[in-house]
Context: one part of a larger RNA
RNA sequence: AUUCCCCAUUAAGGAACUCGGCAAAUUAGCCCCGUAUCUUCGGUAGAAGGGGUGCUCCAGGCUUCCUGGAGCCGCAGUUAAGAGCCUCCUGCGACUGUUUAACAAAAACACAGGUCUCUGCUCAAGCCGUCAAGGCUAAGUAUAGGGACUGACGCCUGCCCGGUGCCGUAAGAUUAAGGGGAGGGGUGAAAGCUCCGAACCUAAGUCCCGGUAAACGGCGGCCGUAACUAUAACGGUCCUAAGGUAGCGAAAUCCCUUGUCGCGUAAGUUGCGACCCGCAUGAAUGGCGUAACGAAAGGAGGACUGUCUUAAUGGGGAGCUCG
Repeated sequence: AUUCCCCAUUAAGGAACUCGGCAAAUUAGCCCCGUAUCUUCGGUAGAAGGGGUGCUCCAGGCUUCCUGGAGCCGCAGUUAAGAGCCUCCUGCGACUGUUUAACAAAAACACAGGUCUCUGCUCAAGCCGUCAAGGCUAAGUAUAGGGACUGACGCCUGCCCGGUGCCGUAAGAUUAAGGGGAGGGGUGAAAGCUCCGAACCUAAGUCCCGGUAAACGGCGGCCGUAACUAUAACGGUCCUAAGGUAGCGAAAUCCCUUGUCGCGUAAGUUGCGACCCGCAUGAAUGGCGUAACGAAAGGAGGACUGUCUUAAUGGGGAGCUCG
């Protein structure tokens, strides 16, 4: 000298950088004014946006200060330090919480609320324990306790019980040990001893019969048809336990696909709003909405900036030499 790290500043421009404004910058305290949309009327909200801020003197007052007036200094008065950037749209999860100690904090878990189911108590059901004593549940008692699913709230939650599961079922079918003993075998002189053994009786279970989907689960195909065309309210036919209702829909789900149209940009595989030919949506494996909330995810704008055009300068350190 070049390079690297940390810090600081920068003309003009201001996201052109980049997967992406990552990082940095902006904002910032206190007082006053003012504040949209939506809303579960609590909020959203410090929304946004705007003004003020030091010191001296005077007057008044409810006298650590406030109000009014006059003046002084500086580029700048929360004079240093410390101290929200803001807005709009969308998907997800209601929320505060919890989590992969040491690569994940989330849309995952939990949650209040909802539903189903088990449990009637001298020993509940369930669980720990050696099929124990004993203990938890519980010094509780169905407004209680356990298990499962869902997950605030609002509007709702359609059809299928053929399969599997669960529940019910005084009949019937099947059936073990057991009961039963017709009849028969061995042996024996016989009594007897011993062996085989039909009918019939007989539990749970299974079959059978029924119920049950906020139980596990499931929720069609082909052909034709309207006076332009296209499409098919309509018809035919096959199959099924029943053929997907409301809602939503190129979606955290759409392969084809950057679907098509509209908006936004000069230009948009993303985003938002629609359409619906849903490869392969769909109703507590919950469906669709939803104010508030989120160090969460996607998109847009303002402000701001060395992210960049494009680099420069300064400070500290490393690198280098000697010890």